[in-house]
Molecule: transfer RNA
Organism: Candidatus Micrarchaeota archaeon RBG_16_36_9
RNA sequence: GCCCUGGUAGCUCAGCUUGGAUAGAGCGCUUGACUUCUAAUCAAGAGGCCGCGGGUCCGAAUCCCGUCCAGGGCA
Numbered sequence: 001g002c003c004c005u006g007g008u009a010g011c012u013c014a015g016c017u018u019g020g021a022u023a024g025a026g027c028g029c030u031u032g033a034c035u036u037c038u039a040a041u042c043a044a045g046a047g048g049c050c051g052c053g054g055g056u057c058c059g060a061a062u063c064c065c066g067u068c069c070a071g072g073g074c075a
Base pairs, nucleotide, nucleotide: 001074002073003072004071005070006069007068010027011026012025013024020058029045030044031043032042033041051067052066053065054064055063
C1' cells in the first nucleotide's frame, strides 16, 4: 500500500442479507414487594437517535462515498 471482518445501552450481543411506523435481549443499575438483615426471587423503571462526516431516498442502524479505531490476511 491492497483486501476482509467488526464498531448498536455501563458490559456481552441480536437486528443489516430483503430500507418501513416508538431500535431489542441477557447481565448490570435504580425503586418497590418479600425477608430480622443480606442474598435469591417477583414487579416496575431509567439508560443508546446505532464510531464520525456526507450522499441517495417519501423514509437509512440497514444502501453508497469518505474517514477514524480494533482485529486478521497479502505484498